[in-house]
């Protein structure tokens, strides 16, 4: 130091990573060499061989081989005999050694180990001093004879040496030292063998002399080994009490030596929260690894010590041993056997089997180091020195070098130009390390001796020649790009990635990292401050025992003297070597190996200081505490007593409904209730006064009186003399429910019933109602027992209130002491907040925490009568779970405002009948698409063919448009006939222009490139457009706060349609919006005046601006007028009020266009564009027909009505805004009843087309299914168009449905508006248009107001929501999977303890047998005791029929319990 909790933030917490390590395995890959390691598992079992002999200079001999001499047989010589005569020697006696070296960690938590001390001992071979070393005995093996036995092995008689053995019995020889004791000179030893020799002796061997090994006693060393103490040395208390030889003493006995080591006898003693016992697990230690350090993990290799040698006991022998390659028992396993019996012990080196993820050669040599023995020559040594296998680590080299752009060739990628691989390659050029081939060859040895080894090394020669993988590229984390795949296959250490454009998966092509190794997996520290000594916490995140007391323990006021335990300092011993660190050496360097310094932070010892802590003794008073005097107070416990209300009981009055509720009912009441009077009873509980009050350790504690009592506070004085503080265990108290025994029960009220509510209502409401609530005595002991804040104690700015005391004459008060409260500073703190009653700053002491769930559950224990308490885990599972505090958004939260949102009003839909879109249903097809508001008379401003995308059928394979380019041809269109439904086939006919005669245009066929597709993704996308919503918001730049996300601004008082303005103000300014600016209209003025107008003048006509002319008017169209500008009132101002003036027009004048930042992954790939897929003799493309127009039904949206405010006739008046040459069509005129045709005319338009309907008149109908509605049908026909069959639209004649005003419910509209009357346009051949847009007549009502309903805006609150309530989330029941617990019981395992049995084998003891008559031996007694048996109870596992809760698991079922006030406020 970095990733995850979040829409963002801090902080708190886990998980996870990124470094080092390794005795390691596993995947891929592999050139050399030094160097080091190399069964962690099965102390499982082991075939082979081979690891401990050796001395002939201890003896006795002579089994084998070798020599000599002798025999004998042939006889140069060979072959047998015999000979220990010599080299030597099997086997034997006997000395050393076989206790060392080599292995393994099972056992062992102390009999071990580490460190540092100690006395009561021993040591073979080695050092060193001293003295000796004479004299004599009598067996045993070997050998020989015999037996018996498979075998191993043994047994009888017989002979023999010695450095074997004796010397008690002969003499002694000697005794310093040493033992022993009766204290007398009392006892204790030995071998010799081998070289050499002058004389002298000889049984000729030899003796003696000498040197040299060897014995013998003993001195002191050296080296080893036993003992003994003190510190230190793992986990568990869900293991708390152990012990009888147990502790100790006095005696004896045993040992080398102390001792309960053993025995007798005596006394009760020893250990133990400083953790005895018991239970798991473990070899300890230098050192190894990490770590900045302190720490943590470890304990292979190397070296120290222990302990062990198939399991388990036992001795013997030795200096040493209870002995790995010895004995003996006993057990188990294996072999062998003639079944009678034997035999064995790789935890030595090598090897096998096995176990396992895994660890080597049944190699060479004693040549070096070392050991045994031996005088030595030597011989033995799987110790050790080598090799041999393993990339197992660690360290070194190599796999070429330089030159080389045509940036080649491929490969990929591309916006199609070009980038990358990439100066990499080829290609010249150099060069030989390693490696291979050939020649020379060491050191390791010192006169000889070399396993390694023809090895290290050097010399020469070869060819660039032999030699690169593995892992990763979403972030952490260095490194990006195509293809393929589609929630699939698959990644993945952590967040995660994949659902058609994956930088994450699988392949390519680039990059990055390491490099003969890469990567994965596991192991330890690390990071991790996440167990914090260094170096952390504890109000809200996990955590303060529910409180006091108080034990041990831990800390503890001033002062004097002393000591010196702790504490400083200096000296000594000691801390093995190795290693780790510095220096310097050697291997070419490096690992590696040497040398020498420094280290080993510790332990012990001596001396010194006396500040500080301890400890002794004195002394003092300021913590601490007693006594005296005044006051407060729901503090406690007993016992009295007082009124109010509540309920019952009984009268009186009075009568019909009380009484509950959102509304009701169940309930009581004419048998007289509620209501009212005034009586009685009961029990509980105390209105006001009442406070942020008071008192208490907490838990609590209220009417009054009173007895007892406890504990603060104050004041002014003696006394005492550290007596103190906190406190594990322990102990007292301790709401409420509860539980026991007895009382009491008034009211209230779990359970229970009953009424209501409701989809359901085991609830919320109601009516009732039992324990309980009350008292006495136990008991239980927990609560959000909360200030979620453990107790003292000192310090540290202020304001302000209030309760008790004290000062003060004084109700004022500048004091003072205790207490309860507010506010605010500095500090703190994540922040919210704490702030002399700290959560500031320092001190003692205790308690208590380490991710969420499992779980405060499970097992034990342990306390209670139960109910439950108290201690209290784990498997397994997640990647979070949690705190504060910010912005949203929401709330069946609050206030403020606003909107035809509601209210008031006016029409309507909803009910008929029809038109119209949708849904569904049916179809070959009903082509798509739009679906809450924001789809539904929407796309479509017009489906008969076309459109047309659908479907049946017929065909076409590049049509069509345009461009480049190949080639041909000269036509091509047209025109007519045949087939066919048409397209389309097939045929006849006709044959261009310019002109320099090359050739060009043109056209039409071919060639090539580039088609098309109404196919699929609006969730890949442009543009477009709906909605919120023409609501009044939506930002941002400096500054200011705030660790921050963030706020401020934009809030706050007023105002407004409006974040409009105004004032205030850590804001100040700005952007988009809002207003304005643009158009249309209302009026009126300037301008101008044809195609429009005509007042005044002239003309004229049956009439008419019909002329001439006019601009006045009224149009046309270009500009001006309206700003709260004036007044008065309110207000600071902004601004609002006025039936104010003015004005046509008054407070944005009506309406329109103008739609901020964003929302809805709204809509649209079917206008259009468009990435990516997809289809390519067809999802393309022409053609006919049919279909989009279907029809049991639902819906929306509209027409028309139901009638007299009306139909029907008749007659009559008045618009505006559009359209118009494939067109509008007048007048007149013909023909039809009429649609409508015929004929003609005027108009490319202020010039022609043009005629409104309601209205208005007088008359008719008379309330009816009508003279009301017209729907449906049926006959006749008009028009348009190739074509009205499916399916236009108008006419007319007849026909004459439903419907009489519409349920729940819901919809518009606030004024020229709603109603209601007609015209007109676009699409369009014609039309389903009653639809869309537009215009223009006639012309209303009402609006108290904001309480509700919906929908917005601001402020503010909660809040577990952020996909943002269409949200989150709880349990039960169902399914699937895991792990635990209980459990009839089943089965294993170790220790213990009784009792019974007992091998070998020390000890003790003993008359029979043998015997040298002693000494022994052999037997038998006895303890003790491996083992074996049985018994009863207790721990530990494993397994089980059933059983219980728990955990996880996209889309199971109930219900909605929590989160908003969550629709009953949660929670303990």
């Nucleotide at each position: 130091g970095a990733g995850u909790u979040u829409g963002a933030u801090c902080a708190g917490g886990g998980c996870u990573c990124a470094g080092a390590u390794u005795g390691a395995a596993c995947g891929c890959u592999g050139g050399c060499g030094g160097u080091a390691u190399g069964c962690u598992u099965a102390a499982c079992a082991c075939a082979u061989g081979c690891a401990a002999g050796u001395c002939g200079a201890a003896c006795g001999g002579u089994a084998a081989c070798a020599g000599g001499a002798c025999u004998a047989g042939c006889u140069u010589g060979c072959u047998a005999g015999a000979u220990g005569c010599u080299g030597a020697c099997g086997a034997g006696u006997g000395g050393c050694g076989g206790a060392c070296g080599g292995g393994u960690g099972a056992g062992u938590a102390a009999u071990g180990c580490a460190u540092a001390g100690g006395a009561a001992u021993c040591u073979a071979c080695c050092u060193u001093g001293u003295a000796g070393c004479g004299g004599g005995g009598g067996a045993c093996a070997a050998c020989c004879u015999g037996g018996g036995g498979a075998a191993a092995a043994c047994c009888a008689g017989g002979c023999u040496a010695a450095u074997a053995c004796c010397c008690c019995a002969c003499g002694c020889a000697u005794a310093a030292u040493c033992c022993c004791u009766a204290c007398g000179u009392g006892g204790c030893a030995a071998a010799g063998c081998a070289g050499g020799g002058g004389a002298c002796c000889u049984u000729c061997g030899g003796g003696c002399c000498u040197u040299g090994c060897a014995c013998u006693a003993u001195u002191a060393g050296a080296u080893g080994a036993g003992c003994c103490u003190a510190u230190g040395u793992c986990g568990g208390a869900u293991u708390a009490g152990c012990u009888a030889g147990u502790u100790g003493g006095u005696g004896a006995g045993g040992u080398a030596a102390u001792g309960g080591c053993u025995c007798a006898c005596c006394a009760a003693g020893g250990c133990g929260a400083c953790g005895a016992u018991c239970c798991g697990u473990a070899g300890c230690u230098g050192g190894u690894u990490u770590g900045a350090g302190a720490g943590g993990a470890u304990g292979a290799u190397c070296a120290g010590c222990c302990a062990c040698a198939c399991u388990g006991g036992g001795a013997c022998u030795g200096a040493g041993a209870c002995a790995c390659g010895g004995c003996c028992c006993a057990g188990a396993c294996u072999c062998c056997u003639a079944c009678g019996g034997g035999a064995g012990g790789c935890a030595g080196c090598a090897g096998u089997g096995g176990g396992g993820a895994a660890u080597a050669u049944u190699g060479c040599a004693c040549a070096a180091u070392g050991g045994a023995c031996g005088a030595a020559a030597g011989u033995c040594u799987g110790a050790u020195g080598c090799a041999g296998c393993a990339a197992u680590g660690c360290c070194g080299c190599g796999u070429g070098u330089g030159u080389g752009a045509a940036g080649a060739a491929g490969g990929c990628c591309u916006u199609a130009g070009g980038g990358u691989c990439g100066u990499a390659a080829a290609a010249c050029u150099c060069u030989u390390u390693c490696g291979c081939c050939a020649g020379a060859g060491a050191u390791g040895a010192u006169a000889a001796u070399g396993a390694c080894a023809g090895u290290a090394u050097c010399u020469g020669g070869u060819a660039a020649a032999g030699a690169a993988a593995c892992c990763c590229c979403g972030g952490c984390u260095a490194a990006c790009u195509c293809c393929g795949u589609g929630c699939c296959a698959g990644c993945a250490g952590c967040c995660g990635c994949g659902g058609u454009a994956a930088u994450a998966c699988g392949g390519a092509g680039g990059g990055g990292g390491u490099u003969a190794g890469c990567g994965u997996u596991g192991u330890u520290c690390g990071g991790a401050a996440u167990u914090a000594c260094u170096g952390g916490g504890c109000g809200u995140a996990a955590a303060g025992c529910g409180c006091a007391c108080g034990u041990a323990g831990g800390c503890g006021g001033a002062u004097u003297a002393g000591u010196a335990a702790g504490u400083u300092a200096g000296g000594g011993g000691u801390g093995a070597a190795a290693u780790c660190c510095c220096a310097g050496g050697g291997c070419u360097c490096a690992a590696c190996c040497c040398u020498g310094g420094a280290a080993c932070u510790g332990c012990c010892u001596c001396u010194a200081a006396a500040a500080c802590u301890g400890c002794u003794a004195g002394u003092c008073u300021u913590g601490a505490g007693u006594u005296c005097g005044a006051g407060a107070g729901a503090g406690g416990u007993g016992a009295g007593u007082g009124g109010u209300a509540u309920u019952c009981c009984a009268a009186g009055u009075g009568u019909a409904g009380a009484g509950g509720u959102g509304a009701a009912a169940u309930u009581c009441g004419u048998a007289g209730a509620u209501a009212u009077u005034a009586g009685g009873a009961a029990g509980a509980a105390c209105a006001c006064c009442g406070a942020u009050u008071g008192c208490g350790a907490a838990g609590g504690c209220a009417g009054c009186u009173u007895a007892c009592u406890a504990a603060g506070c104050u004041a002014a004085a003696a006394c005492u003399g550290a007596c103190g503080c906190u406190c594990a265990g322990g102990c007292a108290c301790g709401a409420a429910a509860g539980c026991g025994u007895g009382g009491g029960g008034a009211u209230c009220a779990a359970a229970c019933a009953g009424g209501a509510u409701u989809a359901g209502a085991u609830a919320c409401c109601c009516u009732g109602g039992u324990a309980g609530u009350c008292c006495a005595c136990g008991c239980u002991g927990u609560a959000a027992a909360c200030g979620a804040u453990g107790a003292u104690c000192a310090c540290u700015c202020g304001u302000u209130g209030u309760u008790g005391g004290c000062g003060a004459u004084a109700c004022a008060c500048a004091g003072u002491c205790a207490g309860c409260g507010a506010c605010u500073g500095a500090a703190c703190g994540a922040a919210a907040g704490u702030a002399u009653u700290a959560a500031g700053u320092g001190a003692u002491c205790c308690a208590c925490c380490u991710g969420g769930g499992a779980a405060g559950u499970a097992c034990g224990a342990u306390c209670g009568c139960a109910a439950g308490g108290u201690u209290g885990a784990a498997a397994c599972u997640c990647a979070a779970a949690g705190g504060a505090a910010u912005u949203g958004a929401c709330g069946g939260g609050g206030g403020c405002c606003c909107g035809c949102a509601c209210a008031a009003g006016c029409g309507g839909u909803g009910g008929a009948g029809c038109a119209u879109g949708u849904g569904g249903u049916u179809u070959a097809a009903u082509u798509c698409g739009a679906u809450g508001a924001u789809a539904c008379g929407c796309g479509a401003g017009g489906a008969a063919c076309c459109u047309u995308a659908c479907c049946u059928g017929g065909g076409c394979u590049u049509a069509a448009a345009u461009g480049u380019u190949u080639a041909a041809u000269g036509a091509c269109c047209g025109u007519c006939c045949c087939c066919g439904a048409a397209a389309g086939g097939g045929g006849a006919u006709u044959u261009u222009c310019c002109u320099u005669c090359a050739g060009g245009a043109c056209a039409u066929u071919u060639u090539a490139c580039a088609a098309g597709g109404u196919g699929c993704u609006g969730c890949a996308u442009g543009g477009u457009u709906g909605u919120c919503g023409u609501c009044a918001a939506c930002u941002c730049g400096u500054g200011c706060c705030g660790u921050g996300a963030g706020g401020u601004g934009u809030c706050g008082g007023g105002u407004u349609a409006a974040g409009u303005c105004c004032c205030a103000u850590a804001a100040c300014g700005a952007g988009c919006g809002c207003a304005a600016c643009c158009c249309c209209u209302a009026u009126u003025c300037u301008u101008a005046g044809u195609u429009g107008c005509c007042a005044u003048c002239a003309g004229g006509u049956a009439a008419u601006g019909c002329u001439g002319g006019g601009g006045a008017c009224u149009c046309u169209a270009a500009g001006g007028a309206a700003c709260u500008g004036c007044c008065u009132a309110c207000g600071c101002a902004a601004g609002u009020a006025g039936u104010g003036a003015g004005g046509a027009a008054g407070g944005u004048g009506g309406g329109g266009a103008u739609g901020a930042c964003g929302u809805c992954a709204a809509a649209u790939c079917a206008u259009c564009a468009u990435g990516g897929c997809c289809c390519u003799u067809a999802c393309g493309c022409c053609c006919a027909g049919g279909g989009c127009u279907a029809c049991a039904c639902a819906c929306g949206u509209g027409c028309u009505a139901c009638a007299a405010u009306g139909g029907a006739a008749a007659g009559u008046a008045c618009a505006g805004a559009u359209g118009g040459u494939u067109g509008c069509u007048g007048c007149u005129c013909u023909g039809g009843u009429g649609a409508c045709a015929g004929g003609a005319u005027g108009c490319u338009a202020a010039u022609c087309u043009c005629g409104a309907a309601a209205g208005c008149u007088g008359g008719u109908c008379u309330c009816a299914g009508u003279u009301c509605g017209g729907a449906u049908u049926g006959g006749a026909g008009u028009c348009u168009g190739c074509a009205a069959c499916u399916c236009g639209a108008c006419c007319u004649c007849a026909u004459g449905a439903a419907g009489c005003c519409g349920g729940a419910a819901u919809c518009g509209c606030u004024a020229g508006u709603a109603a209601u009357c007609g015209c007109g346009u676009a699409u369009c051949a014609g039309c389903a248009a009653u639809g869309a847009c537009g215009c223009g007549g006639u012309g209303a009502a009402u609006a108290c107001g904001u309480u509700c309903c919906c929908g917005g805006g601001c402020c503010u609150u909660g809040u577990a929501c952020a996909c943002a309530c269409c949200g989150c989330c709880c349990g039960u029941c169902a399914a699937g999977c895991c792990a635990u617990g209980g459990a009839a019981g089943u089965u294993g395992g170790g220790a213990g303890u009784g009792c019974c049995u007992a091998a070998a084998g020390u000890c003790g003891g003993a008359a029979a047998c043998c015997a040298u008559a002693u000494a022994g031996g052999a037997u038998c007694c006895g303890c003790c005791u491996a083992g074996g048996g049985u018994a009863a109870a207790a721990c530990c596992g494993a397994u089980a029929a059933c059983u219980a809760g728990g955990g996880c698991u996209a889309a199971g079922u109930c219900g909605u319990a929590a989160c908003a006030a969550g629709g009953u406020a949660a929670c303990c």
Description
Small-subunit ribosomal RNA from an uncultured prokaryote, 1468 nucleotides, folded computationally. The prediction has a mean pLDDT of 82. It matches the Rfam family "Bacterial small subunit ribosomal RNA".